Annotation: This is a predicted structure of a 138-nucleotide part of an RNA (small-subunit ribosomal RNA, 3' minor domain) from Novacetimonas hansenii. Its mean pLDDT, the model's own confidence on a scale to 100, is 84.
[in-house]
Context: one part of a larger RNA
RNA sequence: CACCGCCCGUCACACCAUGGGAGUUGGUUUGACCUUAAGCCGGUGAGCGAACCGCAAGGACGCAGCCGACCACGGUCGGGUCAGCGACUGGGGUGAAGUCGUAACAAGGUAGCCGUAGGGGAACCUGCGGCUGGAUCA
Numbered sequence: 001c002a003c004c005g006c007c008c009g010u011c012a013c014a015c016c017a018u019g020g021g022a023g024u025u026g027g028u029u030u031g032a033c034c035u036u037a038a039g040c041c042g043g044u045g046a047g048c049g050a051a052c053c054g055c056a057a058g059g060a061c062g063c064a065g066c067c068g069a070c071c072a073c074g075g076u077c078g079g080g081u082c083a084g085c086g087a088c089u090g091g092g093g094u095g096a097a098g099u100c101g102u103a104a105c106a107a108g109g110u111a112g113c114c115g116u117a118g119g120g121g122a123a124c125c126u127g128c129g130g131c132u133g134g135a136u137c138a
Base pairs, nucleotide, nucleotide: 003108005105008101009100011098013095014094015093016092018090019089020088023085024084025083026082027081028080029079030078031077032076033075034074039070041068042067043066044065047063048062049061052059053058111132112131113130114129115128116127117126118125119124
């Protein structure tokens, strides 16, 4: 920079973050069930054994083996939560000189605004009700 002012929305371009999204990939956590190593524990222990008792036979004690319970890992199915990717899609933000109009600010050229409903490229327009945060007149 003072109306040759200010200013609104659609559209176009670029970039940024973000919502939805058939799904998909992973982390973490959790429920049910399946399976079950080693090990400890319980049972059994006809096989085995130097130490204890016994002269011995045998006993006591222990071990292998077998059975069972618990259980890591693993498996199946299902939840919670977090993150990545995702065709397409919604608006948002930002960006000297793009497009269309001119809605608002003066009575802004149809006073404006609020609520609501319908309509429209867009700002908006129209109806109904409300407000003055309206000019003019008186």

Source information
Lineage of the source: Bacteria > Pseudomonadota > Acetobacterales > Acetobacteraceae > Novacetimonas.